A computed fold for a 106-nucleotide RNA from Neobacillus kokaensis, annotated as SAM riboswitch aptamer (S box leader). It matches the Rfam family "SAM riboswitch aptamer (S box leader)". Rfam links the family to the GO term regulation of gene expression. NCBI's taxonomy places the organism under Bacteria, Bacillati, Bacillota, Caryophanales, Neobacillus. The sequence was found by an Rfam model in a public genome assembly.

RNA sequence: UAGUUAUCAAGAGUGGCUGAGAGAACUGGCUCAAUGAUGCCACAGCAACCUGCAGACAUGCAAGGUGCUCCCACCAGCAAGGCAUAGCUGCUUUGGAUGAUAAAAC
Numbered sequence: 001u002a003g004u005u006a007u008c009a010a011g012a013g014u015g016g017c018u019g020a021g022a023g024a025a026c027u028g029g030c031u032c033a034a035u036g037a038u039g040c041c042a043c044a045g046c047a048a049c050c051u052g053c054a055g056a057c058a059u060g061c062a063a064g065g066u067g068c069u070c071c072c073a074c075c076a077g078c079a080a081g082g083c084a085u086a087g088c089u090g091c092u093u094u095g096g097a098u099g100a101u102a103a104a105a106c
Base pairs, nucleotide, nucleotide: 001105004103005102006101007100008099013043014042015041016040017039021032022031023030026077027076028075029074044069045068046067048066049065050064051062052061053060054059073098078095079094080093081092082091083090084089
């Protein structure tokens, strides 16, 4: 990081400082928030990828490197199906697009 590959419905919080927004962008919704959002710090935890150990493998253990610790990536928007409806539409499945994280490579 313009790209490549993989994953993204599970998991995991307390305190201090800060002081108004946050949930990637845009739009429409919907949640959280002065009973403190957000960001930073400390300690703690989780275990997605890499790493180490065991193993033929599946997997298990560890927590060293990144990462993560409200809500499905909060829901949807683009396409193709399925079901329901007289229809408007609603529900749902799959794929795509975008985003995030890791690894290799550059």